[in-house]
RNA sequence: CGCUCAUCCCGAGGGGCACCAGGGACACGGCCCGAUGACGCCCCGGCAACCAGCACACACGUGUCAGGUGCCAAGUCCGUCCCACGUCUGCGUGGGGAAGAUGAGGA
Numbered sequence: 001c002g003c004u005c006a007u008c009c010c011g012a013g014g015g016g017c018a019c020c021a022g023g024g025a026c027a028c029g030g031c032c033c034g035a036u037g038a039c040g041c042c043c044c045g046g047c048a049a050c051c052a053g054c055a056c057a058c059a060c061g062u063g064u065c066a067g068g069u070g071c072c073a074a075g076u077c078c079g080u081c082c083c084a085c086g087u088c089u090g091c092g093u094g095g096g097g098a099a100g101a102u103g104a105g106g107a
Base pairs, nucleotide, nucleotide: 001106003105004104005103006102007101008100013044014043015042016041017040022033023032024031027080028079029078030077045072046071047070050068051067053064054063055062056061076099081096082095083094084093085092086091
């Protein structure tokens, strides 16, 4: 970056800093977190296993390790657009999409 592919209902928290006040990507709506200090930054700890390494298999893959990333409120917090079904006509459930995040690539 109007690019490609995979994954996104699992999992994992303590401490410190601060004349930090809003935060949960964006818009709107909802719902939550937040001066008992959220969000952020730092330290330590942890989770996971995409890539790399190693072993086996050598086509797919399986296991292992934890080096490179990532992550540690809520399903990506939920909805928004489309389809199906149900309905008390408010909406609900399921599927898909859009957008986003992470990884591995590409340009």

Notes
A computed fold for a 107-nucleotide RNA from a Frankiales bacterium, annotated as SAM riboswitch aptamer (S box leader). It matches the Rfam family "SAM riboswitch aptamer (S box leader)". Rfam links the family to the GO term regulation of gene expression. The coordinates come from a structure-prediction model, not an experiment, and the mean pLDDT is 85. The sequence was found by an Rfam model in a public genome assembly.